[in-house]
RNA sequence: AGAGUUUGAUCCUAGCUCAGGAUGAACGCUGGCGGCGUGGAUAAGGCAUGCAAGUCAAGGGGGUCCCUUCGGGGACAACCGGCAAACGGGUUAGUAACACGUAGAUACAUACCGCUGAGACAGGCAUAACCCAUCGAAAGAUGGGCUAAUUCCUGAUAGUCCCUCACGGGUAAAUGGUGUCCUUUCAAGGAUUACCGCUUAGUGAAUGGUCUGCGGCCUAUCAGCUUGUUGGUGGGGUAAUGGCCUACCAAGGCAAUGACGGGUAGGGGGUGUGAGAGCACGACCCCCAACAUUGGGACUGAGACACUGCCCAAACUUCUACGGAAGGCUGCAGUCGAGAAUAUUGGUCAAUGGGCGAAAGCCUGAACCAGCGACGCCGCGUGUUUGAAGAAGCCCUUCGGGGUGUAAAAAACUUUUCUCAAGGAACAACCUUCGGGUGAGCGUACUUGAGGAAUAAGUGGAGCCUAAUUCUGUGCCAGCAGGCGCGGUAAUUCAGAAUCCACAAGCGUUAUCCGGAUUUAUUGGGCGUAAAGGGUCCGUAGGCGGCAAGAAUAGUCUUUGGUUAAAUACCCAGAGCUUAACUUUGGGAAUGCUAGAGAUACUUUCUAGCUAGAGGGCGCUAGAGGCUGAUGGAACGGUCGGUGUAGGGGUGAAAUCCGUUGAUAUCGACCGGAACACCGAAAGCGAAGGCAUUCAGCUGGGGCGACCCUGACGCUGAGGGACGAAAGUGUGGGGAUCAAAGCAGAUUAGAUACCUGCGUAGUCCACACUGUAAAUGAUGAACACUAGCUAUUUGAAGUGUCGACCCUUCAAGUGGCGAAGCUAACGCGUUAAGUGUUCCGCCUGGGAAGUACGACGGCAACGUUAAAACUCAAAGGAAUAGACGGGGAUUUACACAAGCGGUGGAUCAUGUGGCUUAAUUCGACAACGCGCGAGGAACCUUACCAGGGCUUGACACUCUAGUGAAACCCGCCAGAAACGGCGGACUACCCACAAGGACACUAGAGCAGGUGCUGCAUGGCCGUCGUCAGCUCGUAUCUUGAGACGUAGGCUUCAGUGCCGCAACGAGCGCAACCCCUAUCGUUUGUUUUAUAUGUCAGACGAAACUGCCUAGGAUAACUAGGAGGAAGGUGGGGAUGACGCCAGGUCAGCAUGGCCCUUUGAUGCCCUGGGCUGCACACAUGAUACAAUGGGACCGACAAUGGGCGAAGUCGUAAGACGGAGGAAAUCCCAACAAACGGUCUCUCAGUUCGGAUUGAGGUCUGCAAUUUGACCUCAUGAAGUUGGAAUCGCUAGUAAUCGCCAAUCAGCCACGUGGCGAUGAAUAAGUUCCUAAAUCUUGUACUCACCGCCCAUCACGUUAGGCGAGCUGGGAACACCCGAAAUUCCUGCUAUUAGCGGGACCUAAGGUGGGCUCAGUAAGAAGAACGAAGUUGUAACAAGGCAUGCGUAGCGGAAGCUGUGCAUG
Repeated sequence: AGAGUUUGAUCCUAGCUCAGGAUGAACGCUGGCGGCGUGGAUAAGGCAUGCAAGUCAAGGGGGUCCCUUCGGGGACAACCGGCAAACGGGUUAGUAACACGUAGAUACAUACCGCUGAGACAGGCAUAACCCAUCGAAAGAUGGGCUAAUUCCUGAUAGUCCCUCACGGGUAAAUGGUGUCCUUUCAAGGAUUACCGCUUAGUGAAUGGUCUGCGGCCUAUCAGCUUGUUGGUGGGGUAAUGGCCUACCAAGGCAAUGACGGGUAGGGGGUGUGAGAGCACGACCCCCAACAUUGGGACUGAGACACUGCCCAAACUUCUACGGAAGGCUGCAGUCGAGAAUAUUGGUCAAUGGGCGAAAGCCUGAACCAGCGACGCCGCGUGUUUGAAGAAGCCCUUCGGGGUGUAAAAAACUUUUCUCAAGGAACAACCUUCGGGUGAGCGUACUUGAGGAAUAAGUGGAGCCUAAUUCUGUGCCAGCAGGCGCGGUAAUUCAGAAUCCACAAGCGUUAUCCGGAUUUAUUGGGCGUAAAGGGUCCGUAGGCGGCAAGAAUAGUCUUUGGUUAAAUACCCAGAGCUUAACUUUGGGAAUGCUAGAGAUACUUUCUAGCUAGAGGGCGCUAGAGGCUGAUGGAACGGUCGGUGUAGGGGUGAAAUCCGUUGAUAUCGACCGGAACACCGAAAGCGAAGGCAUUCAGCUGGGGCGACCCUGACGCUGAGGGACGAAAGUGUGGGGAUCAAAGCAGAUUAGAUACCUGCGUAGUCCACACUGUAAAUGAUGAACACUAGCUAUUUGAAGUGUCGACCCUUCAAGUGGCGAAGCUAACGCGUUAAGUGUUCCGCCUGGGAAGUACGACGGCAACGUUAAAACUCAAAGGAAUAGACGGGGAUUUACACAAGCGGUGGAUCAUGUGGCUUAAUUCGACAACGCGCGAGGAACCUUACCAGGGCUUGACACUCUAGUGAAACCCGCCAGAAACGGCGGACUACCCACAAGGACACUAGAGCAGGUGCUGCAUGGCCGUCGUCAGCUCGUAUCUUGAGACGUAGGCUUCAGUGCCGCAACGAGCGCAACCCCUAUCGUUUGUUUUAUAUGUCAGACGAAACUGCCUAGGAUAACUAGGAGGAAGGUGGGGAUGACGCCAGGUCAGCAUGGCCCUUUGAUGCCCUGGGCUGCACACAUGAUACAAUGGGACCGACAAUGGGCGAAGUCGUAAGACGGAGGAAAUCCCAACAAACGGUCUCUCAGUUCGGAUUGAGGUCUGCAAUUUGACCUCAUGAAGUUGGAAUCGCUAGUAAUCGCCAAUCAGCCACGUGGCGAUGAAUAAGUUCCUAAAUCUUGUACUCACCGCCCAUCACGUUAGGCGAGCUGGGAACACCCGAAAUUCCUGCUAUUAGCGGGACCUAAGGUGGGCUCAGUAAGAAGAACGAAGUUGUAACAAGGCAUGCGUAGCGGAAGCUGUGCAUG
């Protein structure tokens, strides 16, 4: 200090998430030691048991016991009395308050303590204990009797104190106790003053009471609150002020600077975090407050309205003899409960502190210690050194190796820790009988010795953020996850393992706080389009405010004093525990408040001024500014009349509709309402909404000019007020047009729409409401400053003119373009979105929602104000590249048009689907599958099916052991064959025999094999866009950036072809050219041909074409059009050649290949026989042949080229073919024929034919082991459909289409009518681009980027969730009214033993009761909406002109999105 996450990518905005620190924590896994801290946060819920406040015998009387020298002494504790018990300890319920903090004030009080002064005289009455008696279960109580005091009372005194102006009046005590001394037999008395006390007054210290300024939570969906309320007077009360209380009087007091109400909460020192400002918190420790089961009350006392005191009420618990009693752990332990969760019923008063006491001492769950908990912080350890080019195991592997890893083992060493043993503190200051005694912690810390590596490592993580990676398993399953996201067969995200990373006696998770978050922005944000400017103006409070002077000094600044407790935190210097944490000493610093002194620039206040702001006067002036009343013409509709006749109207096309009762059209007259053409404009006016015939009246605001006047009068503006389009509402008019709703007609799958015909509210007027719009410049108002150019409106001045126009300048408006600057960009730019100041309004992720509830307003419709639960990780702005558009422009193509011939109908062939089947093997499915893989399925092929067989195998390599030949050939047996069995024949390679090798077989081990899966793991190859003209790079430049430019533009081309031009300059892959064939000519060679030559022909080499020449056009260029010459003319024709890429296109079955799967038995391998791939109600695709006369048949006659290796002549057969074998390893021979169409002659004469040949029968030929499933061909016979083909659709622009035959590959043969080639004959039409299709470039819009086969809206159905409403039901809270009313204080009163007590009453009041409201929760039938959910239903609303542009306000209507009317916006 940042990072991840919206996108195809980018910048911005914005939210979400993470890395850090912290905790009185909890949970999971793990756990060696010590020190110091810390530990009931929830139920201020209930509590068994023990302890937590007593002490004093030196105040008093008496009692019991013990000792006694008999004088007395000691112990114990009940009672009277004194002091304490108001502290200490706990908790945070209540409290939003003078409760707390801070700074001040005083109408006050103070036991104990210090200091000072004075005093302490004389009397008296009681009572407890005790004794007697009684009641009660108990707790306890009552009556009678005796007694003391430092108990209580009276009187005296009073310089002080109190009251009073003064006189005057009033107020106290305990001379008690202990000690010592003396007298004394005792009892008792006296003295002394040492100590402890008593009374009073003053003072101090310290503490408390009360009052005041200032400070610190949320809520306005709480806006008005208040009757002791605000003040006064008298009185009461208090320690003391005061409505604190009371009587009377007055009517005040508080509040937008937030009263009152509601919610929450103890406050502070401080703690956590943060750079700080801040934000959050208030455990432990300290200060203050409040509370003590709940509520009320007083008593005692210096102090309480009292945690372990009293009275009353209530709830709860316990005891009970049922009549009554007792109790209060929010003290320390402990227990139950609730909870994620928080400890021992421990030791000691040794220390520190407290109470009492003269003291010893007693008491002290305060305190000091110990126990439990890794709850936190800090420290230590779990060993150290040596030890292999590196054991084993495990993991990975490219099989070579690598990792774990000096790690281990092993050797040497050490002993912190641990165990045992021995020694052993400090903390002690104190008390004392002077001898001595006192340590809970503790036999602890610490020290020494011995032993032995001995007793001691985990947790989380490894896709990115974020340090750290591999293998296996799993297969959108199981699971992970803080965010983004992983998982659908190669998962670094799951699970396991190995390795690695981080921290470490801990590590993670969860919860919460701060940080990051400048994401509430004072420091330090924004509002044109991202969330955000109020619809507009006026104006109240408030905020801010011109020039110069004087005064004041409130703010401000300087300085000094006080205070800001201690602790904490920070800095400096130290100290104590072995160090640290921790503890501790001293100093510094720190902010706030307050007091004093000083300064006076600025702000402020006051005084008196000024004129530059603002306003007024005067003159001139433009204007759809407003209101009212008149007024005009056109158009429209209607009524009446004339002319006139069959249509009119309407639409994409129609129909509904009007019209022979006379429409439409046309002429005339009259009536009606609404709106104002031209002028008219980017114009003008107005605060905005808005404003337009013309005239008149009334009226508001603005601008300009030169002077005069006022003298800061100003700006903004929360609340508030006024105005405010359209629609809508009320009442009354009016009603021509248009027109929600409605009714019809169309369109459509439907059409609650778009189109058409009608048509009611409304549209118009008056008055009154409503108060909203995309009320927009999506841009608040005011002022100042900061380049210009240009257009236009208004005014003035100058020049000029007779005047005007023009021109120049100034001011005010309205526009365009632009410097600087700003902006995320787009853009803004003196009319700022620039630079500054002031004030107001508003924003803080999307949705839920401008909704619910509440309140206010409204007649209503509704408006204003305005949330939450829940849900998502985005939503969004601008710009970029693409893609797309029923957007645009330009261009191209057999794309269309113009033509020629086809397909679609028939029969057959072939392929495919489907069906069938044991199997009909597999692949390919729009274009880019379907005569495709297959250029040739009878067996084989063959992958499929049935059956029979084999298992190291049909095939490859290696090793081990054995055998020796093996292989080939022949015969026999069984069998469908494979396989198997038997026999025969034949045999020996290298080496010197052997051994060994090679080869073969057998057995075994490794392995083979797979047309099994994945073309979505791949290579290679291919299809397609497309032979379309595109696709990129380097450098430079522009942009924050994605990107752009280059490659846009003009002209041109088949072409990103070229020229010009240009922030580009160059380059690459494509285009073109280079290559092959072909057309002309030349040279040369040449087999064949022929008798030879020539020529044809073939090969090689060369020439020729380049817009080279001319004319015209064009920018003089590129180029285009025409012409000449030429065999060929503008790439001459054809081929090969296929850019970057797209389609997860095709192929694992051609081949190769990763991974997975099958393989010792019923194999997915291998062999074999037979079958199937040819199966046939049907559908589609591609072809062949036809339907005939441009033809069929017969006869005669011509003219090719490619190619292959074949087979001639001759003879036989009707023919297929057979015999035959010449020739020919090929320009020689053969296939091969006269190629066919064609030409000629004859015939047929329009028919289902002399067309057509399917189908079927018979007989043959050939190939082959074999033609049954299932071959081709020949002959004879048979002679089907079909008479030119619906919608639709295909090919082709010249040697092309069309027609005609020939050859070849594959191949034994062939289902070939296919495919690939060859030649023969040989057209028509277009020179265009409106449309269809496809494509290219530029541009535009976009909510698309899986890219329109996109995206996306709403209803409905189902499920889940949360919130609101809801007839009601239940509970809590705070008040109010009335009733009742305990205890207690005070008052009144009666009685009595009269300072007192008892009884009665009054005021007041807690609890309780009743009632109607308020408020907050819980629950609920039901109804409505919201969010989310997998592939549900209906439509298609939006995004492109989204197919009717969209949206906003409003109104009506409709299953739903929505539609329509009306006004407005352009987004």